[in-house]
RNA sequence: GCCCUUGUAGCUCAGCUGGUAGAGCAACCGCCUUGUAAGCGGUAGGUCGCGGGUUCAAUUCCUGCCGGGGGCACCA
Numbered sequence: 001g002c003c004c005u006u007g008u009a010g011c012u013c014a015g016c017u018g019g020u021a022g023a024g025c026a027a028c029c030g031c032c033u034u035g036u037a038a039g040c041g042g043u044a045g046g047u048c049g050c051g052g053g054u055u056c057a058a059u060u061c062c063u064g065c066c067g068g069g070g071g072c073a074c075c076a
Stems, first nucleotide, its partner, number of pairs: 001072007010025004019056001027043005049065005
């Protein structure tokens, strides 16, 4: 340098063909308990990496950057 893949909640990840952003864990509140943990119920939490384009509508399609992972090439 080229190619592939990936970036979504604090963490790990879903979200298939464009149409209200989700789960588990963690956090917080409550129930239970003499109390804690476990268990059960609930609540909050997101510029969907950053721009631009297409569209009535973009996490999703196209494009340029940036970060992570992998492969190839170059390099004496």

About this RNA: The RNA shown here (transfer RNA) has 76 nucleotides and comes from Pararhizobium mangrovi. Its mean pLDDT, the model's own confidence on a scale to 100, is 81. It matches the Rfam family "tRNA". Its family is annotated with triplet codon-amino acid adaptor activity in the Gene Ontology.